[in-house]
RNA sequence: GCAAAGACAAAGGGGUGCCGACAACGGCUGAGAACAUACCCUCAUAACCUGAUGCAGAUAAUGCUGACGCAGGGAUUGACUUGGUUCUUCUC
Numbered sequence: 001g002c003a004a005a006g007a008c009a010a011a012g013g014g015g016u017g018c019c020g021a022c023a024a025c026g027g028c029u030g031a032g033a034a035c036a037u038a039c040c041c042u043c044a045u046a047a048c049c050u051g052a053u054g055c056a057g058a059u060a061a062u063g064c065u066g067a068c069g070c071a072g073g074g075a076u077u078g079a080c081u082u083g084g085u086u087c088u089u090c091u092c
Base pairs, nucleotide, nucleotide: 001085002084004082005081006080008078009077010076011042012041013040014039017028018027019026020025048073049072050071055066056065057064
């Protein structure tokens, strides 16, 4: 110097459904089910959106599960550490 990984800081992206009369409250799944000082994600084969008021299965019901799906989109910089490799200089 180079590519990699890790943690940090700052910046940015994102969702908030179903059911109980349903505002409170409670039940279901989930990291998160609305206003949060929370949670998840930032190059990606899944944070999230579209296709999709779609398909198959399950459920009290639902994006509840699966397929679709290395389909189309989707938000990054800084300095640090680690070990690897290469180059230069010095010493023996």
This is a predicted structure of a 92-nucleotide RNA (TPP riboswitch aptamer (THI element)). Rfam family: TPP riboswitch aptamer (THI element). Rfam links the family to the GO term thiamine pyrophosphate binding. About the family: Vitamin B(1) in its active form thiamin pyrophosphate (TPP) is an essential coenzyme that is synthesised by coupling of pyrimidine and thiazole moieties in bacteria. The previously detected thiamin-regulatory element, thi box was extended, resulting in a new, highly conserved RNA secondary structure, the THI element, which is widely distributed in eubacteria and also occurs in some archaea. Analysis of operon structures identified a large number of new candidate thiamin-regulated genes, mostly transporters, in various prokaryotic organisms. The THI element is a riboswitch that directly binds to TPP to regulate gene expression through a variety of mechanisms in archaea, bacteria and eukaryotes. through a variety of mechanisms in archaea, bacteria and eukaryotes.